[in-house]
RNA sequence: UUCUUAUUGUGAGAGAUGGAGGGAAAGGCCCUUUGAAGUCUCAGCAACCAGCUGCGAGUAAUUGUCCGUGGUCAGGUGCUAAUUCCUGCAAGCCAAGGUGCUUGCAAAGAUAAGAA
Numbered sequence: 001u002u003c004u005u006a007u008u009g010u011g012a013g014a015g016a017u018g019g020a021g022g023g024a025a026a027g028g029c030c031c032u033u034u035g036a037a038g039u040c041u042c043a044g045c046a047a048c049c050a051g052c053u054g055c056g057a058g059u060a061a062u063u064g065u066c067c068g069u070g071g072u073c074a075g076g077u078g079c080u081a082a083u084u085c086c087u088g089c090a091a092g093c094c095a096a097g098g099u100g101c102u103u104g105c106a107a108a109g110a111u112a113a114g115a116a
Stems, first nucleotide, its partner, number of pairs: 001116008013042005021031003026087003043080003048076002051072006084108001088105006094098001
């Protein structure tokens, strides 16, 4: 870098340094000199992987592996403005004809695990 699978309306920021950008892309709309990005320190969130463990299934039976489903844990990653900030398509709703609401599906992105 590419591919596969899963998740993607939950959650969680202070200080130092730095000095103008940032929110993937385009448009919109936001954040930002009351200090952006980046870097460092400390703190926090979270159960994808690993560890420990309950139950189920399976077995003639027990244990282990595998499978399904929970609990616990911060070791490996990740994350800590706004739903992934919003956007596409379809269906539905209505004292409405809207920059509306609801549901479903997709694309792109992000993260994890595995593979090449």